[in-house]
RNA sequence: GCCAGGGUGGCGUAAUUUGGCAAGCGUGGGGGACUGUGGAUCCCCAGAUUCGGGUUCAAAUCCCGGCCCUGGCACCA
Repeated sequence: GCCAGGGUGGCGUAAUUUGGCAAGCGUGGGGGACUGUGGAUCCCCAGAUUCGGGUUCAAAUCCCGGCCCUGGCACCA
């Protein structure tokens, strides 16, 4: 350089197939209940779609470009 796949809260992972409730779950964080204290358990709260543009009534989802990651191939030495 070429090809393929991927990028979602602090971390991990769904939703993309068929565009449609302003994004779910776990863990972590904050608060509370319970407890002699702590742990465990239970309840509540906040927090995300990599960036720019396009299509559309509507985009995490489709299209184009950028950046980054992984794998394969090629090139240089």

A computed fold for a 77-nucleotide RNA from a Thermoplasmata archaeon, annotated as transfer RNA. Model confidence (mean pLDDT): 81 of 100. Its Rfam family is "tRNA". Rfam describes the family as follows. Transfer RNA (tRNA) molecules are approximately 80 nucleotides in length. The family's RNA type in Rfam is transfer RNA. The organism belongs to Thermoplasmata, within Archaea.